[in-house]
């Protein structure tokens, strides 16, 4: 100094699922009725790629067992127009570790 691995930061990409129902509140109108948007609460349905939990199934690591892990499973949290978030991938910069 290069490769590999880990951490941080920046940039780019990044899926899924009801713009559900009702109430409150807000605004508008042809005004006590209707409409609209987002917010709060309640209810039902759903998603799964922050995080969390679990190995009963699936897959992977190990020759096997034991055990572990996961993009697997569960949905506590989170989410179901947009925004935000988003595992993971690529590039750049910084720091660290190991080996040669």
């Nucleotide at each position: 100094c290069c490769c590999u691995c880990c951490c941080c930061a920046g940039c780019g990409g990044g899926a899924g699922a009801g713009a559900g129902c009702g109430a409150c509140a807000c605004g508008g109108c042809c005004c006590c009725g209707c409409c609209g948007c987002a917010g709060u609460c309640g209810c039902c349905g759903c998603c799964g790629a922050a995080g969390g939990c679990g190995c009963a199934a699936u897959u992977c690591c190990c020759g096997c067992c034991c055990g572990g892990a996961a993009a697997c499973g569960c949905u506590c949290a989170g989410g179901c127009a947009g925004a935000a978030g988003g595992a993971c991938c690529g590039c750049u910069g910084g720091g660290g570790a190991u080996g040669a």
Record summary:
The RNA shown here (Glycine riboswitch aptamer) has 100 nucleotides and comes from a Chromatiales bacterium. Of the family's consensus pairs, 82% are formed in the model. It was read from a public genome assembly, where an Rfam model found it. The prediction has a mean pLDDT of 78. It matches the Rfam family "Glycine riboswitch aptamer". The family has 44 seed sequences and 9,425 matches in Rfam 15.1. Its family is annotated with glycine biosynthetic process in the Gene Ontology.